[in-house]
RNA sequence: UUCUUAUCAAGAGUGACGGAGGGAUAGGCCCUAUGAAGUCCGGCAACAUCCAAUUAUUUUGGAGAUGUGCUAAUUCCUACAGGUUUAUCCUGAGAGAUGAGAA
Numbered sequence: 001u002u003c004u005u006a007u008c009a010a011g012a013g014u015g016a017c018g019g020a021g022g023g024a025u026a027g028g029c030c031c032u033a034u035g036a037a038g039u040c041c042g043g044c045a046a047c048a049u050c051c052a053a054u055u056a057u058u059u060u061g062g063a064g065a066u067g068u069g070c071u072a073a074u075u076c077c078u079a080c081a082g083g084u085u086u087a088u089c090c091u092g093a094g095a096g097a098u099g100a101g102a103a
Stems, first nucleotide, its partner, number of pairs: 001103008013041001015040003021031003025079004042071004047067002049063005075095001080092004
């Protein structure tokens, strides 16, 4: 980098450094000098992992040492299709993010 697969409506700072952008892309709409991105510390989660029970081959519970991820707004909304009480709402894809496995 590519493929497969699971999840994505919850949760998490009154900190330090830094100094202008950020929210994937496009259109919106937001956050930001009352301090953005990024780094450190802290925190949240429980995918891999460990332990226990339960099996009818999985399920449930716990831990948070390790590998990870995250730490504004539903993945902030929409993008394509269908339905619809009609420009509103719902459903499913697509795209994206993260984990695990394989090449």
Predicted 3D model of a 103-nucleotide RNA (SAM riboswitch aptamer (S box leader)) from Clostridium acetobutylicum. Rfam family: SAM riboswitch aptamer (S box leader). Rfam's curators write: The SAM riboswitch is found upstream of a number of genes which code for proteins involved in methionine or cysteine biosynthesis in Gram-positive bacteria.